[in-house]
Context: one part of a larger RNA
Molecule: small-subunit ribosomal RNA, central domain
Organism: wastewater metagenome
RNA sequence: UUGGGUUUAAAGGGAGCGUAGGCCGCCCUGUAAGCGGGCAGUGAAAUGCAGUGGCCCAACCACUGCACUGCUGUUCGAACUGCCGGGCUUGAGUACGCACGAGGUAGGCGGAAUUUGUGGUGUAGCGGUGAAAUGCUUAGAUAUCACAAAGAACCCCGAUUGCGAAGGCAGCUUACCGGAGCGCAACUGACGCUGAAGCUCGAAAGUGCGGGUAUCGAACAGGAUUAGAUACCCUGGUAGUCCGCACGGUAAACGAUGGAUGCCCGCUGUUGGCCCAUGAGGUCAGUGGCCAAGCGAAAGCGUUAAGCAUCCCACCUGGGGAGUACGCCGGCAACGGUGAAACUC
Numbered sequence: 001u002u003g004g005g006u007u008u009a010a011a012g013g014g015a016g017c018g019u020a021g022g023c024c025g026c027c028c029u030g031u032a033a034g035c036g037g038g039c040a041g042u043g044a045a046a047u048g049c050a051g052u053g054g055c056c057c058a059a060c061c062a063c064u065g066c067a068c069u070g071c072u073g074u075u076c077g078a079a080c081u082g083c084c085g086g087g088c089u090u091g092a093g094u095a096c097g098c099a100c101g102a103g104g105u106a107g108g109c110g111g112a113a114u115u116u117g118u119g120g121u122g123u124a125g126c127g128g129u130g131a132a133a134u135g136c137u138u139a140g141a142u143a144u145c146a147c148a149a150a151g152a153a154c155c156c157c158g159a160u161u162g163c164g165a166a167g168g169c170a171g172c173u174u175a176c177c178g179g180a181g182c183g184c185a186a187c188u189g190a191c192g193c194u195g196a197a198g199c200u201c202g203a204a205a206g207u208g209c210g211g212g213u214a215u216c217g218a219a220c221a222g223g224a225u226u227a228g229a230u231a232c233c234c235u236g237g238u239a240g241u242c243c244g245c246a247c248g249g250u251a252a253a254c255g256a257u258g259g260a261u262g263c264c265c266g267c268u269g270u271u272g273g274c275c276c277a278u279g280a281g282g283u284c285a286g287u288g289g290c291c292a293a294g295c296g297a298a299a300g301c302g303u304u305a306a307g308c309a310u311c312c313c314a315c316c317u318g319g320g321g322a323g324u325a326c327g328c329c330g331g332c333a334a335c336g337g338u339g340a341a342a343c344u345c
Stems, first nucleotide, its partner, number of pairs: 004316003007299002012313001014201004021194003025088004030083002033081002035077008048066007091191001092188003096183003100179001103177007110154001114150008125136002162169002206247006216240001220236004258312006266290010276279001294301002318345003327338004
């Protein structure tokens, strides 16, 4: 390389948009580049294959034929691919109507809790643990009441619920922005799918500058435990946790399952819409459970496929060394991306 694979054995890119490229619906006309047939030229010799012959045989050699699967020209064909032209509506999109949601951004508002402050009541403990101690407290703590302040998070509802491309999104409300769904069948008429590069988004932690800091809390300090205890437990506590702007670009970024399209038994729940209007009904889109066939090494998957097929991308090729070294690219840094070999089993 061919072949075979990628839920769990090695292997799906974290996600989207999209350039080149690859692939692409139905009908008709033309063309003849690809494609198929005929003919012609060429395809040196040697070599190869077949036959015959010459050395006693063979190796070897000679002759004849074939092959040399190719290239070029010419002619014929027109199913398929391509190209030119015309048409279509089912793919795709638009309009209109209905209705949906924790989708996004910005602003406003709310109550509970926590901590702190001030004042009142009140007195000797509080706190914490397996047990303690550090800690707080007669300068009046803990408890309790009132008032005030601050920051962060939104109980119940709440659900295999909903929305989003993924990350993710939950108090209430306003504005703006995005989206899928259903109905209808008016409009465009293949406008499509995928997507190396590229661009954008991307949890938490982290970084820079500025703000904020109630809670919790890496580091750190102390108290315990222990043989030790740089831990687990306890008391404190800085960065951080929060906001704005910028950077970084990684996760068990998981359904460990790339995207798109078509096809293939059923049962049962649920979310949104529509229809007939009452039925334990039908239909479309989503989201769950269980199964037929089929698939699978099995576990299991099973119209939300891991089934049957087609198209495009990404990736895998024994374990360790190693996601390391070196180089390059990116980054303020941390580090990220790309990514070996020797050696060894």